C1' cells in the first nucleotide's frame, strides 16, 4: 500500500430520493398481583459517522476523511 463492506435510538437492525425516521429488545411511568413475573397501555430516547457537492427535495446519489471488519500484497 490496494480491492470490497459497514457506520441510523441504549443494543441488534429496516428504511435504495418525497407527507412527522421506524421496528425488535431494553429504560421510564400508569394498570393488573400481597408481592414478583407476565400481559396491557402510554411515554422517553436520533446533528442517520464527519466535511463538502448534485437536487426543488438527500439516511438514500457522488467525492474526501475518521472508524470497524473481510480479503489480497
Nucleotide at each position: 500500500g490496494g480491492a470490497c463492506g459497514a457506520u441510523u435510538a441504549g443494543c441488534u437492525c429496516a428504511g435504495u430520493g418525497g407527507c412527522u425516521a421506524g421496528a425488535g429488545c431494553g429504560c421510564u411511568g400508569c394498570a393488573u398481583u400481597c408481592a414478583c413475573a407476565u400481559u396491557g397501555c402510554a411515554g422517553a430516547a436520533g446533528u442517520c459517522g464527519u466535511a463538502g457537492g448534485u437536487u426543488c427535495a438527500a439516511a438514500u446519489c457522488c467525492u474526501g476523511c475518521a472508524u470497524c471488519g473481510u480479503c489480497c500484497a